[in-house]
RNA sequence: GAAGCUGACUAGACAGUCGCCGCUCAGCAAUGAGGGGAGGAAAGUCCGGGCUACGCAGAGCAGGAUGACGGCUAACGGCCGUACGCUGAAAGCUAGCAAUAGUAUAAGGCGCGGAAUAGGGCCACAGAGACGAGCGUAUUAAGUUACGGUGAAACGCGGUAACCUCCAUCCGUAGCAAGACCAAAUAGGCUGACAAUGGCGUUGCUCGCGCUGUCAGCGGGUAGGUUGCUUGAGCGUGCAAGUAAUUGCACGCCUAGAUGAAUGACUGUCACUUGCCGCAGGGUGAGAACAGAACCCGGCUUAUCGGUCAGCUUCAAUU
Numbered sequence: 001g002a003a004g005c006u007g008a009c010u011a012g013a014c015a016g017u018c019g020c021c022g023c024u025c026a027g028c029a030a031u032g033a034g035g036g037g038a039g040g041a042a043a044g045u046c047c048g049g050g051c052u053a054c055g056c057a058g059a060g061c062a063g064g065a066u067g068a069c070g071g072c073u074a075a076c077g078g079c080c081g082u083a084c085g086c087u088g089a090a091a092g093c094u095a096g097c098a099a100u101a102g103u104a105u106a107a108g109g110c111g112c113g114g115a116a117u118a119g120g121g122c123c124a125c126a127g128a129g130a131c132g133a134g135c136g137u138a139u140u141a142a143g144u145u146a147c148g149g150u151g152a153a154a155c156g157c158g159g160u161a162a163c164c165u166c167c168a169u170c171c172g173u174a175g176c177a178a179g180a181c182c183a184a185a186u187a188g189g190c191u192g193a194c195a196a197u198g199g200c201g202u203u204g205c206u207c208g209c210g211c212u213g214u215c216a217g218c219g220g221g222u223a224g225g226u227u228g229c230u231u232g233a234g235c236g237u238g239c240a241a242g243u244a245a246u247u248g249c250a251c252g253c254c255u256a257g258a259u260g261a262a263u264g265a266c267u268g269u270c271a272c273u274u275g276c277c278g279c280a281g282g283g284u285g286a287g288a289a290c291a292g293a294a295c296c297c298g299g300c301u302u303a304u305c306g307g308u309c310a311g312c313u314u315c316a317a318u319u
Base pairs, nucleotide, nucleotide: 001315002314003313004312005311006310007309008308009307010306012270013269014268015267016266017265018264020037021036023034024033025032026031039290043301044300046299047298048297049296050295051175052174053173054172063171064170065169066168067167068082069081070080071079072078084111085110086109087108092103093102094101095100114166115165119164120163121160122159123158131156135148136147137146138145179227180226181225182224189218190217191216192215193214194213198212199211200210201209202208234253235252236251237250238249239248240247241246272287273286274285275284276283277282
């Protein structure tokens, strides 16, 4: 330098104007000031945990998941290491007049995975016969012994568990619409007091007639509100242990918390990609992904315009 591969980072920057959602401070208030405000996947909800409720606590059945060996972790079906199998480029080599064909590995990528002597099922095509012993030929006292073209497997202690099954390990169920607290109106409930010579209506009064308990307190639930709610298996830097995943120590940092659901819009300058014009400095136009929190974390998978960095392998050249 060329080719192949792996991992990490980034996801426009700054300024101005107008807004939106929380927080702090000042103010009686109106309001003002300050500060914070999406992601690498916030997505799919696939796997694992925290947390919460139910259950005094536990066991079993059913069902589900996993399955080499060793390790990491809160846990995992995740990750790391090792072994095995497959795959993996140019070059080289072989064949060829040539086109081309065959052949190997590197970094890397992918993958099966306990048991077939517990038991059941199944085994395409070919083959006379395919799972259970029969059949053919030869042979023998005797299914006694040998052989049988096909086929992955043939006369048997074959194959298949990605067919059921068995073994080992793990999984209680539901989910922040979990759960906790405060608590109106109306209706109903309970308790107490009063009241059938009561109360209300009918006409101001009486009679008559009609209707009917009244008041107070308590408690449950609903609307609504508060909380759960974001300080956490947290992030950054350094050192140390370990091949690594990961872990320990020290120092520093606080980084959305909405709920008819904020996180935006416009303008300018610069940067990026790109079209056109120009010999050139440059000018002019266009573009700028996927997407978007809703209790929180660890993974996996999927989507994604561009850009940057690091590492590994092979080949070639130079010193």

Bacterial RNase P class A from an uncultured Methylophilaceae bacterium, 319 nucleotides, folded computationally. Rfam family: Bacterial RNase P class A. It is annotated as a ribozyme.